SAM riboswitch aptamer (S box leader) from a Planctomycetota bacterium, 104 nucleotides, folded computationally. Rfam family: SAM riboswitch aptamer (S box leader). Rfam 15.1 lists 9,625 matches to the family in 4,158 species.
RNA sequence: CUCUUAUCCAGACCGGCCGAGGGACGUGGCCCGACGACGCCGGGGCAACCGCCUGAAAGGGAAAGGUGCCAAUUCCCACCCGCGACAGGCGGGGGAGAUAAGAG
Numbered sequence: 001c002u003c004u005u006a007u008c009c010a011g012a013c014c015g016g017c018c019g020a021g022g023g024a025c026g027u028g029g030c031c032c033g034a035c036g037a038c039g040c041c042g043g044g045g046c047a048a049c050c051g052c053c054u055g056a057a058a059g060g061g062a063a064a065g066g067u068g069c070c071a072a073u074u075c076c077c078a079c080c081c082g083c084g085a086c087a088g089g090c091g092g093g094g095g096a097g098a099u100a101a102g103a104g
Stems, first nucleotide, its partner, number of pairs: 001104008013043005021032003028076002044070003049066002052061003074096001079093005
């Protein structure tokens, strides 16, 4: 990097450094940001995919290990279908993305 499977409306913030954009891409919104965002580092925390304990299994448990995560539903919408009070309102699907486990 590619493929497969699963999940994505829950949850979890302080300090230091830096200094202008950031919320993946693209469209339109809406937000965050010099009261310092984004990013990096340290600490703390959340969760429970792998792993661990238990169990015949389903399930349950803990959180020392491997990851992950800690504004807003993956921030919302976008493409298709249905509903519709015509509101980007609701529901379903697809695509893209993220994470985990496995394979190449």
The model forms 97% of the base pairs in the Rfam consensus.